RNA sequence: AGAGUUUGAUCCUGGCUCAGGACGAACGCUGGCGGUAUGCUUAACACAUGCAAGUCGAACGAGCAUGGCAACAUGUUAGUGGCGGACGGGUGAGUAACGCGCGAGCAAUCUGCCCCUGUCUGGGGAAUAACAGGGAGAAAUUCCUGCUAAUACCGCAUGACGUCCGUUGGAGGCAUCUCCGACGGACCAAAGAUUUAUCGGACAGGGAUGAGCUCACGUCCUAUUAGGUAGUUGGUGGGGCAACGGCCCACCAAGCCGACGAUAGGUAGCCGACCUGAGAGGGUGAUCGGCCACAUUGGGAUUGAGAACGGCCCAGACUCCUACGGGAGGCAGCAGUGGGGAAUAUUGGUCAAUGGAGGGAACUCUGAACCAGCAAUACCGCGUGAAUGAAGAAGGUCUUCGGAUUGUAAAGUUCUGUGAUGGGGGACGAAGAAAGUGACGGUACCCCAAGAGCAAGCUACGGCUAACUACGUGCCAGCAGCCGCGGUAAUACGUAGGUAGCAAGCGUUGUCCGGAAUGACUGGGCGUAAAGGGUGCGUAGGUGGCAUGGUAAGUUGGUAGUGAAAUUCCGGGGCUCAACUCCGGCGCUACUGCCAAGACUGCUGAGCUUGAGUACAGGAGAGGCAAGCGGAAUUCCUAGUGUAGCGGUGGAAUGCUUAGAUAUUAGGAAGAACACCAGAGGCGAAAGCGGCUUGCUGGCCUGCAACUGACACUGAGGCACGAAAGCGUGGGGAGCAAACAGGAUUAGAUACCCUGGUAGUCCACGCCGUAAACGAUGAUUACUAGGUAUGGGAGGUAUCGACUCCUUCCGUGCCGUCGCCAACGCAAUAAGUAAUCCGCCUGGGGAGUACGGCCGCAAGGUUGAAACUCAAAGAAAUUGACGGGGACCCGCACAAGCAGCGGAGCAUGUGGUUUAAUUCGAAGCAACGCGAAAAACCUUACCAGGUCUUGACAUCCUGUGCAAACCUGAGAGAUCAGGUGUUUCCGGCAACGGAACGCAGAGACAGGUGGUGCAUGGUUGUCGUCAGCUCGUGUCGUGAGAUGUUCGGUUAAGUCCGACAACGAGCGCAACCCUUGUGUGUAUUUGCCAAUAUUAAGUUAGGAACCAUACACAGACUGCCGUGGAUGACACGGAGGAAGGUGGGGACGACGUCAAAUCAUCACGCCCCUUACGACCUGGGCUACACACGUGCUACAAUGGCUAUUACAAAGAGCUGCGGAGCCGCGAGGCCGAGCGAAUCUCAAAAAGAUAGUCUCAGUUCAGACUGUGGGCUGCAACCCGCCCACACGAAGUCGGAGUUGCUAGUAAUCCCGAAUCAGCAUGUCGGGGUGAAUGCGUUCCCGGGUCUUGUACACACCGCCCGUCACGCCAUGGGAGUCCGGAGUACCCAAAGUCAACGGCCUAACUACGGAGGGAGUUGCCAAAGGUAAUACGGAUGACUGGGGUGAAGUCGUAACAAGGUAGCCGUAUCAGAAGGUGCGGCUGGAACACCUCCUU
Repeated sequence: AGAGUUUGAUCCUGGCUCAGGACGAACGCUGGCGGUAUGCUUAACACAUGCAAGUCGAACGAGCAUGGCAACAUGUUAGUGGCGGACGGGUGAGUAACGCGCGAGCAAUCUGCCCCUGUCUGGGGAAUAACAGGGAGAAAUUCCUGCUAAUACCGCAUGACGUCCGUUGGAGGCAUCUCCGACGGACCAAAGAUUUAUCGGACAGGGAUGAGCUCACGUCCUAUUAGGUAGUUGGUGGGGCAACGGCCCACCAAGCCGACGAUAGGUAGCCGACCUGAGAGGGUGAUCGGCCACAUUGGGAUUGAGAACGGCCCAGACUCCUACGGGAGGCAGCAGUGGGGAAUAUUGGUCAAUGGAGGGAACUCUGAACCAGCAAUACCGCGUGAAUGAAGAAGGUCUUCGGAUUGUAAAGUUCUGUGAUGGGGGACGAAGAAAGUGACGGUACCCCAAGAGCAAGCUACGGCUAACUACGUGCCAGCAGCCGCGGUAAUACGUAGGUAGCAAGCGUUGUCCGGAAUGACUGGGCGUAAAGGGUGCGUAGGUGGCAUGGUAAGUUGGUAGUGAAAUUCCGGGGCUCAACUCCGGCGCUACUGCCAAGACUGCUGAGCUUGAGUACAGGAGAGGCAAGCGGAAUUCCUAGUGUAGCGGUGGAAUGCUUAGAUAUUAGGAAGAACACCAGAGGCGAAAGCGGCUUGCUGGCCUGCAACUGACACUGAGGCACGAAAGCGUGGGGAGCAAACAGGAUUAGAUACCCUGGUAGUCCACGCCGUAAACGAUGAUUACUAGGUAUGGGAGGUAUCGACUCCUUCCGUGCCGUCGCCAACGCAAUAAGUAAUCCGCCUGGGGAGUACGGCCGCAAGGUUGAAACUCAAAGAAAUUGACGGGGACCCGCACAAGCAGCGGAGCAUGUGGUUUAAUUCGAAGCAACGCGAAAAACCUUACCAGGUCUUGACAUCCUGUGCAAACCUGAGAGAUCAGGUGUUUCCGGCAACGGAACGCAGAGACAGGUGGUGCAUGGUUGUCGUCAGCUCGUGUCGUGAGAUGUUCGGUUAAGUCCGACAACGAGCGCAACCCUUGUGUGUAUUUGCCAAUAUUAAGUUAGGAACCAUACACAGACUGCCGUGGAUGACACGGAGGAAGGUGGGGACGACGUCAAAUCAUCACGCCCCUUACGACCUGGGCUACACACGUGCUACAAUGGCUAUUACAAAGAGCUGCGGAGCCGCGAGGCCGAGCGAAUCUCAAAAAGAUAGUCUCAGUUCAGACUGUGGGCUGCAACCCGCCCACACGAAGUCGGAGUUGCUAGUAAUCCCGAAUCAGCAUGUCGGGGUGAAUGCGUUCCCGGGUCUUGUACACACCGCCCGUCACGCCAUGGGAGUCCGGAGUACCCAAAGUCAACGGCCUAACUACGGAGGGAGUUGCCAAAGGUAAUACGGAUGACUGGGGUGAAGUCGUAACAAGGUAGCCGUAUCAGAAGGUGCGGCUGGAACACCUCCUU
């Protein structure tokens, strides 16, 4: 200090998540020791038991015990009395408060014990507990009578430096006042004990300590809490209090608090501090310390210096005892129990130390405290060994089988001894002269002994984030903090090995801060991402021009006080170190007093003119309101002319019209809106404003510089204005037109289109208060290059004048520099640079919804959440893809033609069905005469049956050496049995060795057309022979990317030319290759034959001219001419030429797309089978058949069929072959076997064609399916299931619906020939030649493709995305007749204890004694807890039913939006409709395309 996550990629905005630290923690796994801390965060829930506050006999009487004969002494303690139980200890319920914090104040106060000072301590009196006796009661307890003491109680005396009153002097302060004096008056004290040292007592003054009260400032959330208050606010006079005070009372006044947040509601003890953070902040308030509050709940007083945890009284709830009459109790003290809970300890020891109470003291008490116990709860420290040790052991894991890793790790060798164990010694803490005193504790610590012996786990390993492999699993099981993993090769699940991190711990969960500049004071934003109020006027508030004097509130400096200690930080000291602790210092960012400064801000005095305003002189304008007037058009009415249609649409229909429409002419009526001018123009705050005239009226601009003298800016609330729609009342109503009706369209059409049509649109008055009310840009002020256009002024120049030109002010636009911006863009009319004020934003959805408030007649507006849910939602720009967007171009793409297919029969392939099996694959184009260039057996992978198990095939090992082959038998065969038969090659003289082959055996292994083409290689199809696809360097951009590759021409072409921030290059195109078309040269057999001979015949001689063959060359390059073009590329025409503009054809297929095809050509990973999913054999099947589709063949005939005669090819193949001639057969074919391994021989006849004849339009002399009979051929074998021949039979079919295919020239069409495969089988496939057309205006349209551009919410890329209803599951939530509960308040009733007051008939020891004072009981009253009643407000829970919302791999209906989304979309409003939505009115561009106008740039 950052990182992950929105996208195909980018930049930005923005949320979510992670890495860090912390904890009174809890949970999971694990667990050796010690030190120091900490330990009910929940039920302020209920508590058994024990303990936690007593002490004093030196205040008092008495009892008891012991001792003593006794007096008495000692000890003890129930009671009286004193002091203490107001401290210490606990808890955080309440409390939003002077409760707390900080700083002041009390001239308005009290203070036991303690300290200091002064004075005093005289003399009397009456009771009462204990005790005794009696009584009541179960008990608690209590009553009566009698006795007694005191440092208990009560008078009296004395008494000022005390208090109060009166008179009076002085000083001071702060308003009330305070202090120091003088004089006089009134009032009030006391207690003794004793060991004789002392300890006490009273009054007064002072101190210290503690307490009380007051004030400034600070102290959480909600405005969906806006008004609150009646002792309330103040006064006068009283009462009361330690003291001030409405604290209380009587009377008087009507105040007081509040937007600087009163009141109400919710939550909460506050602080020092603690955690985090760079800091500012944010969070927390355990332990320790300060303050407050509370003690079962509520109320109350008493005592006391002070008031109630372990005191009292009353009431409530609860628990316990009870003899039912009545009583007792309060762990939020320490332990402990139950309960609650994720969760928190021992019913321990000691008063040794520290501290507290009492006491003169000894001492007693002390669950305060000090210790121990339990808990890894936290922090700190230590250990679980150290050194050496390579055969890199064994084992494990992985493996490419070579090895790698675990790993110096272990073992082994040599050592050490912390902790633990045993033994020995043994503290400090204890203070003050000695003695005594230790819970902890025989603890810490020291020494000795023995032995590596007893001591390591947890989490993670896809990225963030350090660390990887194997197996298992197979969208299952599971993981997950975010992104996301898992659907058969998972580094993400589980396990193992390995590795990483931390370590007596490690992870998880929860919470807080951080990262988060994600609430921004430090330190953010608002054109399009969330965000400028619709607009103005103006209140409070905030801010404010120039110069000067004063002041000192802010500000700055100095000084003084406070800011407790502890904590943090710094420097030291002590525990072996550390944690911990002690000492010293800094600090505590703050508050207060005083002094000073006087710049700036504030306040104040007196000024100034530039801000602002006024006056004066001019000016422009659809600014507003009212009244009047005008013409054009529409519609209607009347009349004329006139006749059959009109109207409307994409096309129609509804509608109108012979009762006379539409059209036309004339006259009239009514309402609404104002063509041209008209402009990006003008005016207005915005909404908005448009014929003309008049009246009234607001604002603005310019000029001048007379007046005022900061009068200004902004503006929460408030007030006013505010399009359209809508509402109310009354008018008006021509046109238009929601709703509605009809007609069309459509699958439907509640729409788009058409015909009608009502509210409404118009007027008056009153509401409503919203719009994409937009420049999506708040107002004001200042500053910061220019250019240009336009509206309104002023000045100057020029001119006779109008123009023109220059300067300047105000408005309205465009372009553009700097600057800014995420980019787009903005750019003096800022989105730049600054200042002031206001409004608003803080992820998306839920939702501008619900509830509540306010406004409204209503519609509704305004203010405005939460639960829940997602990891995104979004802005700008980029590259693609797409568009029922645009421009340009191409292609047998269309068009123009020819021939077909689709109908028939057959062949063949496929689907489907069938079957024991009908093996498998191929699936739009780009599967379907495809793999298959040949299924009778074989092939063959399928089925049935029969067999084999190291195997049909390969390598290795052992033994053996039986060959092979043939014969016989069994069997369907595989196979089995028997027989005949014998021994291959190499080296070596031989022995023998090796090799081949066969048999037998054992295991390693073979084998698989089993799976996965979505694990792969290779090969192939397709877009597409389309013209594209990229790179280097440079440049531009934050970047993705762009440029180049765009543009103007041109081409078949990214082909070439020109231009250009590009310059070059690569893969493609073209060319190079093959073939064909012409020629030349060479060559001349098997091919050829002009001349010469010759023959039946190029047969032979001969020839090398021709043809042909096959090798090498030539030739074509827009080279030449003309025209066009830009003097280019190139195009057109021409010449020459066999061929002319890539001459024809072929091979050749860029980057890539389709998880395209193929595991069954082959290869190959993984998985699976292993007496079978392998291998062999026989038979069957792949050839099935209701049907559907594709591809073909043959036809339907006369351009033909048949018969006869007769021409002309090319390219191929041939020895397991082609097979001549001859003979036989009607024929298929057979017999025989010449020739030929082929320019020689053979297949081989070419056919269409030509000539002649016949048929004469018919289901035929067309067509040939199907079938019968008889044959032929191949082959072990033609039944399932081959081909051919002859004769006979003679089906459908008479040119084919919707639709659809091929082809642009030697092409289509048509005719034959050959080959591969092959024993045999061709309508298929691949080749060959013969005959040989028609048409092409052209690019509007269909299909496909290319380039540029535009829009996009698409990127799996339009077969995309996506909206709403309905149905189903789940979740949270609103309403809801109500029901229940809660806290707070109001009114009334009743009213305990109790203070106070009143009352008087009661009772009464001290003093007085004559009344009386004082005390007690009683009664009444005020107040008043609890309780009750009533009505209301608020909050919560629940509720039949109901509303919408969210969410959920594959539900229904449609298609609203994104492209011009197929009717541009959206906003407001009204209305209608299953639903998205449609329509009307007004508005916006955040609309595509085209055209026009205007402007700008060059």
Background:
This is a predicted structure of a 1498-nucleotide RNA (small-subunit ribosomal RNA) from an uncultured bacterium. The RNAcentral record of the sequence draws on ENA and SILVA. Rfam family: Bacterial small subunit ribosomal RNA.